[in-house]
Context: one part of a larger RNA
RNA sequence: CUCUUGUCAAGGAACUCGGCAAAAUGACCCCGUAACUUCGGGAUAAGGGGGCCUCCCGGAAGGGAGGCGCAGAGAAUAGGCCCAAGCGACUGUUUACCUAAAACACAGGUCUCUGCUAAACCGCAAGGUGAAGUAUAGGGGCUGACGCCUGCCCAGUGCUGGAAGGUUAAGAGGAGAGGUCAGGAGCAAUCCAAAGCUUUGAAUUGAAGCCCCAGUAAACGGCGGCCGUAACUAUAACGGUCCUAAGGUAGCGAAAUUCCUCGUCGGGUAAAUUCCGACCCGCACGAAUGGCGUAACGAUUUGGGCGCUGUCUUGACUCGAGACUCG
Numbered sequence: 001c002u003c004u005u006g007u008c009a010a011g012g013a014a015c016u017c018g019g020c021a022a023a024a025u026g027a028c029c030c031c032g033u034a035a036c037u038u039c040g041g042g043a044u045a046a047g048g049g050g051g052c053c054u055c056c057c058g059g060a061a062g063g064g065a066g067g068c069g070c071a072g073a074g075a076a077u078a079g080g081c082c083c084a085a086g087c088g089a090c091u092g093u094u095u096a097c098c099u100a101a102a103a104c105a106c107a108g109g110u111c112u113c114u115g116c117u118a119a120a121c122c123g124c125a126a127g128g129u130g131a132a133g134u135a136u137a138g139g140g141g142c143u144g145a146c147g148c149c150u151g152c153c154c155a156g157u158g159c160u161g162g163a164a165g166g167u168u169a170a171g172a173g174g175a176g177a178g179g180u181c182a183g184g185a186g187c188a189a190u191c192c193a194a195a196g197c198u199u200u201g202a203a204u205u206g207a208a209g210c211c212c213c214a215g216u217a218a219a220c221g222g223c224g225g226c227c228g229u230a231a232c233u234a235u236a237a238c239g240g241u242c243c244u245a246a247g248g249u250a251g252c253g254a255a256a257u258u259c260c261u262c263g264u265c266g267g268g269u270a271a272a273u274u275c276c277g278a279c280c281c282g283c284a285c286g287a288a289u290g291g292c293g294u295a296a297c298g299a300u301u302u303g304g305g306c307g308c309u310g311u312c313u314u315g316a317c318u319c320g321a322g323a324c325u326c327g
Base pairs, nucleotide, nucleotide: 001322002321003320006317007316008315010313011312014311019308028050029049030048031047036041038145052067053066054065055064056063057062068072080306081305082304083303084302085301086300087298088297092104093103108143109142110141111140112139113138114137120129121128122127146293147292148291149290151223152222153221156220157219158216159215160214161213162212165211166210167209171205172204176200177199178198179197180196183192184191185190224242225241226240227239228238251285252282263279264278265277266276267275
């Protein structure tokens, strides 16, 4: 010096990305216990006190008197606590071997399909799952306890329904055309050409689909611009105009979302790019890709405080194992 154990004057987070690590708290009995709350909780909240031995009293619980030690839950095992905020309701699940979470799941909500040989799915099939179930059932999608709510747009895409018209396949149909050819005409070259066979083939007919007409957003999705105006200024309740399918409602908002930005104001600090409360100029929140709240819960994230400490000022000593020296 490295690993490991223990101790420390004064200070007590000044360390550090961050109290990481360590220290502290701790079982039991008694007293006492706030906001908030879904009235269950929160709660071991917080914060205090007690304990050993002997004798006496007492049925006991316990009380009184005395005694010893540095220390009485005498060793070991045995919550640190509080305040505020974000996210997720919760218990659960997950990247076996770098991520345990705010991700997944969840009860609940909603949409949609399915009438039973169900839909959906596996299999070439037989067959099977669904289900020895039957719409209070089963499958799929989205959302995610609970509370208050969930606005406008059906133009595009999708889905559902409709069938008048347009378009449209095979098939049906067979006008017409070609080839061959008996035969006929011609001196010949060649021309005409029935039946049959054969190669084609127009009109007409012909479903779904598409076009078309409606509905549907807890389907995929979308939810404007410019100009002017009030008796200080500023701002614009108001007006004009263009465009759109419709122009973002409630609620929230520098936010897990804010670029400018360390926005501005207030709080907290001696001092804070973090944090909390506001404001609203939302680069680029917004309502089941849910919006906003929310008690309880969390090895979650952020900020603050009390306690506590070798994290630090700042280092020292120490049990043990190495390294090193000798053998």